Background:
RNAcentral holds the sequence, with entries from Rfam. A computed fold for a 59-nucleotide RNA from Tyrannus savana, annotated as transfer RNA. Rfam family: tRNA. Rfam classes the family as a transfer RNA. NCBI's taxonomy places the organism under Eukaryota, Gnathostomata, Sarcopterygii, Amniota, Tyrannus. The coordinates come from a structure-prediction model, not an experiment, and the mean pLDDT is 83.
């Protein structure tokens, strides 16, 4: 080592934000702006009632 990218975050049951992407509104078209939406915890093992979080190893 977390979404296409950048970056938060926590041992607890709906993982947050910026950019980007899609839809709608707006516009003559586009941009800007507003609303909505999709999308992520590197792999294996261990500890634990429970691991994205703690420990070990790998890349």
């Nucleotide at each position: 080592a977390u979404a296409g990218u950048c970056u938060a975050g926590u041992g607890g049951u709906a993982a947050a934000g910026g950019c980007g992407c899609g839809g709608c509104g707006c516009u003559g078209c586009a941009a800007u702006c507003g609303c909505c939406g999709a999308g992520a915890c590197c792999c294996g093992g261990g500890u634990u009632c429970g691991a994205u979080u703690c420990c070990c190893g790998g890349u």